RNA sequence: ACAUUUAAAAAGCUGAAUUCAAUCUAUGUAUUGGAACGGGGGAUUAUUUUGGGGUGAAUCACGCGCUUUUUCGCGUGUAGGGCUUACACCUUCGGCCCGAAUCCGUCAACUAACCUCGUAAGCUUAUGAAAGGUGGACAA
Repeated sequence: ACAUUUAAAAAGCUGAAUUCAAUCUAUGUAUUGGAACGGGGGAUUAUUUUGGGGUGAAUCACGCGCUUUUUCGCGUGUAGGGCUUACACCUUCGGCCCGAAUCCGUCAACUAACCUCGUAAGCUUAUGAAAGGUGGACAA
């Protein structure tokens, strides 16, 4: 000098996954309750082994490999989705990414009343001195 790893705080990002109060010899990733946000179930009819369905942006196509076939793996695209102006939101241009995973268990299409569940997990300075609009806040 450079790089890597670990811990804390602040700020920020994906996501519904935040916050307040009380209680406890336990002080915690604790318990209970409320608010807020989000999901599921919920009559007739429809659908139903070619099984069907849910959460999620994550669906579909083609090619290659393994293989008897299927399954599986890899690659290229793609419906769709995210970040990029550090008050918020909308649109555009350019740039960078994701395009998974998993649950139910033969069963649920919508939905009023009603019933019920969750409040996790993971990551970060890579990058635009970008354009336009709406609304706030602060200052004068």
Record summary:
Predicted 3D model of a 140-nucleotide RNA (c-di-AMP riboswitch aptamer (ydaO/yuaA leader)) from Desulfosporosinus sp. Model confidence (mean pLDDT): 76 of 100. It matches the Rfam family "c-di-AMP riboswitch aptamer (ydaO/yuaA leader)". Rfam's curators write: This family represents a conserved RNA structure found upstream of the ydaO and yuaA genes in Bacillus subtilis and related genes in other bacteria. The RNAcentral record of the sequence draws on Ribocentre. NCBI's taxonomy places the organism under Bacteria, Clostridia, Eubacteriales, Desulfitobacteriaceae, Desulfosporosinus.